[in-house]
RNA sequence: UCCCCAGUGGUGCACUUGGUUAGCGCGCUGUACUUAUAAUGCAGAGGUUGUGAGUUCAAGUCUCACCUGGGGAA
Numbered sequence: 001u002c003c004c005c006a007g008u009g010g011u012g013c014a015c016u017u018g019g020u021u022a023g024c025g026c027g028c029u030g031u032a033c034u035u036a037u038a039a040u041g042c043a044g045a046g047g048u049u050g051u052g053a054g055u056u057c058a059a060g061u062c063u064c065a066c067c068u069g070g071g072g073a074a
Base pairs, nucleotide, nucleotide: 001073002072003071004070005069006068007067010026011025012024013023019057028044029043030042031041032040050066051065052064053063054062
């Protein structure tokens, strides 16, 4: 210098051919149960999907540039 992969709540991951209000586990908060704790049940908070731009009626998803991490070729 070039090529490939990844980036989505605190954390680990989904999101199908672009179309429902972006979901699941763990964690966190509250509550029920218990003498109490744990476990378990129920409820809740927490994201605008790495940044910016473009395409589109509509973008986590497609395109471009950049940033970060990993791998590879010279």
The RNA shown here (transfer RNA) has 74 nucleotides and comes from Strongylocentrotus purpuratus. The coordinates come from a structure-prediction model, not an experiment, and the mean pLDDT is 80. The organism belongs to Strongylocentrotus, within Eukaryota. Its Rfam family is "tRNA".